[in-house]
Predicted 3D model of a 121-nucleotide RNA (SAM riboswitch aptamer (S box leader)) from a Dehalococcoidia bacterium.
RNA sequence: GGUUCAUCCAGAGCGGGGGAGGGCACCGGCCCUGCGAACCCGCCGCAACCGGCCCCCUUCGCCAGGGAGGACACGGUGCGAAUUCCGGCCCGGCGGCACUCGGCCGACGGGAAGAUGAACG
Numbered sequence: 001g002g003u004u005c006a007u008c009c010a011g012a013g014c015g016g017g018g019g020a021g022g023g024c025a026c027c028g029g030c031c032c033u034g035c036g037a038a039c040c041c042g043c044c045g046c047a048a049c050c051g052g053c054c055c056c057c058u059u060c061g062c063c064a065g066g067g068a069g070g071a072c073a074c075g076g077u078g079c080g081a082a083u084u085c086c087g088g089c090c091c092g093g094c095g096g097c098a099c100u101c102g103g104c105c106g107a108c109g110g111g112a113a114g115a116u117g118a119a120c121g
Base pairs, nucleotide, nucleotide: 002120003119004118005117006116007115008114013043014042015041016040017039021032022031023030026088027087028086029085044080045079046078049076050075051074053070054069055067056066057065084113089111090110091109092108094106095105096104097103
């Protein structure tokens, strides 16, 4: 990097180094940033996706298997400005404006894209 599934309006920052970018391609908007960006290190924290633990189902019982149940940051990840910052392309109904053309605008829902996790080869 690929495929599948789940989640994405919640939550959580300080110090040291660094020295101009960043908001994960690109474009537009809007933001953050010398009162110090990316990145690295340390500490602190947030969070139940997976493991482990408890419980339930199953069993005579155990193991294995299943659960939309529970507790918990112990282990594996992840995360700590703004909804995934907002939009772009496609679909849907709704509202508004145009009206010889099926257009423009807006809010919304879904998809696509992306992020993270788990499983697979």
It matches the Rfam family "SAM riboswitch aptamer (S box leader)". Rfam's curators write: The SAM riboswitch is found upstream of a number of genes which code for proteins involved in methionine or cysteine biosynthesis in Gram-positive bacteria.
The sequence was found by an Rfam model in a public genome assembly.
The organism belongs to Dehalococcoidia, within Bacteria.
The model forms 87% of the base pairs in the Rfam consensus.